[in-house]
RNA sequence: AGGUCGAUAGCUCAAUGGCAAGAGCGUCGGGUUCCAAUUCCGAAGGUUGAGGGUUCGAAUCCUUCUCGGCCUA
Numbered sequence: 001a002g003g004u005c006g007a008u009a010g011c012u013c014a015a016u017g018g019c020a021a022g023a024g025c026g027u028c029g030g031g032u033u034c035c036a037a038u039u040c041c042g043a044a045g046g047u048u049g050a051g052g053g054u055u056c057g058a059a060u061c062c063u064u065c066u067c068g069g070c071c072u073a
Base pairs, nucleotide, nucleotide: 001072002071003070004069005068006067007066010025011024012023013022018056027043028042029041030040031039049065050064051063052062053061
């Protein structure tokens, strides 16, 4: 330099262009227990890396940039 994959909650990851962007773990509150552990219920937590574009509608499609992984030179 060229190619390719990725960036979504504190962590690990989902989410065929359409309903309020979810799950597990973690955190907090409550139930259960003599107290814990286990377990059950609930809650908080997101500018979907940034800008622009397409579309009635974008986490998703196109494009530029940033960061990271891999391949080639």

A computed fold for a 73-nucleotide RNA from a Burkholderiales bacterium, annotated as transfer RNA. Lineage of the source: Bacteria > Pseudomonadati > Pseudomonadota > Betaproteobacteria > Burkholderiales. Rfam family: tRNA. Rfam classes the family as a transfer RNA. The coordinates come from a structure-prediction model, not an experiment, and the mean pLDDT is 80.